[in-house]
Molecule: Bacterial small signal recognition particle RNA
Organism: Dictyobacter vulcani
RNA sequence: GAUCGGGUCCUGCGCGGCAGAUGUUUAUGAACUCCGCUAGGUCCGUGAGGAAGCAACGGUAAAUGGACCUCUCUGGGUGACGUGGGGGUUCCUGAUUGCG
Numbered sequence: 001g002a003u004c005g006g007g008u009c010c011u012g013c014g015c016g017g018c019a020g021a022u023g024u025u026u027a028u029g030a031a032c033u034c035c036g037c038u039a040g041g042u043c044c045g046u047g048a049g050g051a052a053g054c055a056a057c058g059g060u061a062a063a064u065g066g067a068c069c070u071c072u073c074u075g076g077g078u079g080a081c082g083u084g085g086g087g088g089u090u091c092c093u094g095a096u097u098g099c100g
Stems, first nucleotide, its partner, number of pairs: 001097007009086006015079002018075004023068006034059003042051003
């Protein structure tokens, strides 16, 4: 110096990781306009009884906070990870070979 291969470049896929959402669990959570129950009191009844039902209590909804990351979804200038395709000016590297 030549040839070939690989990397650097672009891109797809996969895997992991980060973030978010969902999910699970837990807590708070409806004066009145969710459900249940309903002291007192109210209404109907000759009466026995019945009806509606405030407060309190319990459950739950929207919403919010904490915990978990098992599953699911989304995202990226996530990765001295893998794999395929594309490209090949420059740079790096390996092999073979020619000359000095």